[in-house]
RNA sequence: CGGGCAGGCCGGGCAGCCGCCGGGGGCUUCAUGCCCCGGGAGGAAAGUCCGGGCUCCACAGGGCGCGGCGCUGGGCAACUCCCAGCGGGGGUGACCCCGGGCAAGCGCAACAGAAAGGAGACCGCCUGAUAAAGGCAAGGGUGAAAGGGUGAGGUAAGAGCUCACCGGCCGUCCGGGCGACCGGGCGGGCCAGGCAAGCCCCGUCGGGAGCAAGACCUAAUAGGGAACCAUAAGGCUGCCCGCCUUGUUCCCGGGUUGGUCGCUGGAGCGCAGGGGAGACCCUGCGCCUAGAUGAAUGGCUGCCGGGCCCGGCCCCGCGAGGGGACGGGCCGCACAGAACCCGGCUUACAGGCCGGCCCGGAUU
Numbered sequence: 001c002g003g004g005c006a007g008g009c010c011g012g013g014c015a016g017c018c019g020c021c022g023g024g025g026g027c028u029u030c031a032u033g034c035c036c037c038g039g040g041a042g043g044a045a046a047g048u049c050c051g052g053g054c055u056c057c058a059c060a061g062g063g064c065g066c067g068g069c070g071c072u073g074g075g076c077a078a079c080u081c082c083c084a085g086c087g088g089g090g091g092u093g094a095c096c097c098c099g100g101g102c103a104a105g106c107g108c109a110a111c112a113g114a115a116a117g118g119a120g121a122c123c124g125c126c127u128g129a130u131a132a133a134g135g136c137a138a139g140g141g142u143g144a145a146a147g148g149g150u151g152a153g154g155u156a157a158g159a160g161c162u163c164a165c166c167g168g169c170c171g172u173c174c175g176g177g178c179g180a181c182c183g184g185g186c187g188g189g190c191c192a193g194g195c196a197a198g199c200c201c202c203g204u205c206g207g208g209a210g211c212a213a214g215a216c217c218u219a220a221u222a223g224g225g226a227a228c229c230a231u232a233a234g235g236c237u238g239c240c241c242g243c244c245u246u247g248u249u250c251c252c253g254g255g256u257u258g259g260u261c262g263c264u265g266g267a268g269c270g271c272a273g274g275g276g277a278g279a280c281c282c283u284g285c286g287c288c289u290a291g292a293u294g295a296a297u298g299g300c301u302g303c304c305g306g307g308c309c310c311g312g313c314c315c316c317g318c319g320a321g322g323g324g325a326c327g328g329g330c331c332g333c334a335c336a337g338a339a340c341c342c343g344g345c346u347u348a349c350a351g352g353c354c355g356g357c358c359c360g361g362a363u364u
Stems, first nucleotide, its partner, number of pairs: 001360005007354004012304007020040002023037005042335001046346002049344005054210004066206005071085005086099005100201002105199002107195002122140002124136004148166006167191001169188008214261004223252006232246005268287008305333001306331006313324004
């Protein structure tokens, strides 16, 4: 210098004018109005995919079912998250991806191919006679995948058919490690293919609904009760008795997308010290940082910064191309807008900053 890997952080700034939603204070009023001070979106506020707090309901205990998760150890309130490690795979490397079980059972595998799961004979090899018939699984060919590898023996030709070594598997023992696992010895049988993000098996965890949760206050109407008024009106019936309805006041009642609370000070943020390999934890000091609900957090302007496009100019390079200053125009600035609150994950994101590591080339 070029290419790459992984991590942390920012993501317009300042000023003026006019507004909007909360909080505090002052003056004033019948209601209220006015003034002053201070606060007002994000790293993802998003998707609502996990895990918790909180609230209400349910709940003796157990089983089935359903759903999530799945190497080991640690962190955390908890997790499907994070850290460290183990094993396998990929990459020259930094680094990245994957993680119970398919030698329990069932199921699946397009196309090609003779044959796709205790398979198979197309070419081939062998016996036979060159045929018919049969044997073979070494070589070729197909495929993502063809039933261990090398060598020797063996055979008509062959073949774990037999043997030695290697790989892998099962059992057992020894050593190391908290553990996943690693290293080694002995024995066995010759091999046991892939997919569990297919059913399934094993282990483990999980009660349901969610702030429109839930709590409180309350006008009117329906309904219920008590008292009062008066036998006043109407009805049962033409009359009397009796009964019902109609009045006023009070109480109960129910809980309206009415009001208030829940509501934002919290597993909070910053700094310092300490512990730890790390995630993280402990201690001390300091700080207060949106709470709307037909739902505020905005609009206009100026300067600066940034980005994009166009134009000619200059520099570097053989070139593709890269860089620089100048002039003009555009964007008013990427992705995106809180709704009970946290911890994660995932997805979107113009541009920029900070350190770290790897590979290649050149120079000293």